Predicted 3D model of a 346-nucleotide part of an RNA (small-subunit ribosomal RNA, central domain) from Chitinophagaceae bacterium BFE17I. Model confidence (mean pLDDT): 87 of 100. It matches the Rfam family "Bacterial small subunit ribosomal RNA". The source organism's lineage runs through Bacteria, Bacteroidota, Chitinophagia, Chitinophagales and Chitinophagaceae.
Context: one part of a larger RNA
C1' cells in the first nucleotide's frame, strides 16, 4: 500500500463542540471537468510476443509483423460524479401548545445520627474481641435526661426507576438556567452526517493558597495473632476526607461494543406522553428491561437499544517479553502524563 478485523484472543479514542477533509434528499434544466465513443499526432532503438530466415540444432543473431494498455490534439455522448440556475418537503432547523425529570448552578430551611461541652440522677466498672490485652472510668467513666456548639451525610419513599455527552446526579423550598419527548399546524428550504489539528468538560487520588475539621481514616504509635506479622483483629491518630480559587488529566473513565442513515419475526414488562366517555381491553410515540426466532458468531453468546443485511466518516490491532519502559518532544510547582523505540530474548 493492499487485505483482514476490534464485546472476551492484539485493537473503540474517556465524553462532547466544532476547523480542514471526506461523504450526502426529491424533480427540471445549462456546461462538460471526471467518465465513455470516434479521430489525427506521438508513443527513437533494443527489450517482450507472434511469424519466418542464418550458423549441422539451441542458445544466439537478423528480417517482418504486432504491441508499446500512455500523452497531446480534436470531433462527439450526457446515464453517473462534478459545477451553475431554478424549484420540491419527506432530512435537518425554528415557532405555539402540552408534559417529564436525583440535568446544571447559587441561597435559605429541616430533622435523624455522631462527637464534644455544661447540668442533673446514679455507683463500679465500660469498652472491645474468636479469646484477650492497649484504652477510658472514684479528679466519678459507661447509661439516662435536659440544654448548648460543631461539621459531614441526607434513613423510609427508592425501583431492572429517571435524568445528564460522558465523568456524574437523591432531604425540603426560592432564583437562575440547560435539555428531551409529544400533538397537530405555520415558517426555512438540504441549512445534513462524521471529524484529523483544535477548544471544552473529566470519578477519586494528589498539588498550591486562605478557611474548616464532626465523622471516617492512608502514614504512624500501642495491643493482639502469629515461627515471624513492617498484614488481616482491636485501641488511638495526622495528612485527607469538606468549602473558595487555582492545578493535575488518569481509571475496569465498561455496555469492556465509535458516531449517523435506512432495513429486518415475535412475546411480556415498565417510565412518560398522545388519544380514549371510562377504573377493562385494544392503538400510537419516545425511552429503560427481560425472554425468543431468522441471521450472525470460534464458542459464551447478540438477536429492531444487533455482535443482523447495508452505506458513509472517523478511531484502532498486526506473535509473548524487554516496555507502556529508554531516548527526545510538548504539558505540570511537583507527583507525573501524552507521544512513544530499540538491541536483546522465547
Nucleotide at each position: 500500500c493492499u487485505g483482514g478485523g476490534u464485546u472476551u484472543a492484539a485493537a473503540g479514542g474517556g465524553u462532547g463542540c466544532g476547523u480542514a477533509g471526506g461523504c450526502g434528499g426529491g424533480c427540471a434544466u445549462g456546461u462538460a471537468a471526471g467518465u465513455c465513443a470516434g479521430u489525427g499526432g506521438u508513443g527513437a532503438a533494443a527489450u517482450c510476443u507472434c511469424a519466418a530466415a542464418g550458423c549441422u540444432u539451441a542458445a544466439c543473431u537478423u528480417u517482418g509483423a504486432a504491441a508499446c494498455u500512455g500523452c497531446c490534439a480534436u470531433u462527439g455522448a450526457u446515464a453517473c460524479u462534478a459545477u451553475g440556475u431554478g424549484u420540491c418537503u419527506u432530512g435537518a432547523a425554528u415557532u405555539u401548545c402540552c408534559u417529564g425529570g436525583a440535568g446544571g448552578u447559587u441561597a435559605g430551611c429541616g430533622g435523624a445520627a455522631u462527637a464534644u461541652g455544661u447540668c442533673a440522677u446514679g455507683u463500679a466498672g465500660c469498652g472491645g474481641u474468636g479469646a484477650a490485652a492497649u484504652g477510658c472510668u472514684u479528679a466519678g467513666a459507661u447509661a439516662u435526661g435536659a440544654c448548648a456548639u460543631a461539621g459531614a451525610a441526607c434513613a423510609c419513599c427508592g425501583a431492572u426507576u429517571g435524568c445528564g455527552a460522558a465523568g456524574g446526579c437523591a432531604g425540603c423550598u426560592g432564583a437562575c438556567u440547560a435539555u428531551a419527548g409529544g400533538u397537530g399546524a405555520a415558517u426555512u428550504g438540504a441549512c445534513g452526517c462524521u471529524g484529523a489539528u483544535g477548544c471544552a468538560c473529566g470519578a477519586a487520588a494528589g498539588c498550591g493558597u486562605g478557611g474548616g475539621g464532626a465523622u471516617c481514616a492512608a502514614a504512624c504509635a500501642g495491643g493482639a495473632u502469629u515461627a515471624g506479622a513492617u498484614a488481616c483483629c482491636c485501641u488511638g491518630g495526622u495528612a485527607g476526607u469538606c468549602c473558595a480559587c487555582g492545578c493535575c488529566c488518569u481509571a475496569a473513565a465498561c455496555g469492556a461494543u465509535g458516531g449517523a442513515u435506512a432495513c429486518u419475526c415475535g412475546a411480556c414488562a415498565u417510565a412518560c406522553g398522545c388519544g380514549a366517555u371510562a377504573c377493562a381491553c385494544a392503538g400510537u410515540g419516545u425511552g429503560u428491561g427481560u425472554c425468543u426466532g431468522a441471521g450472525c458468531g470460534a464458542a459464551a453468546g447478540c438477536a429492531u437499544u444487533a455482535a443482523g443485511u447495508a452505506u458513509c466518516c472517523c478511531a484502532c490491532c498486526u506473535g509473548g517479553g524487554a516496555a507502556g519502559u529508554a531516548c527526545g518532544a510538548c504539558c505540570g510547582c511537583a507527583a507525573g502524563g501524552u507521544u512513544g523505540a530499540a538491541a536483546c530474548u522465547c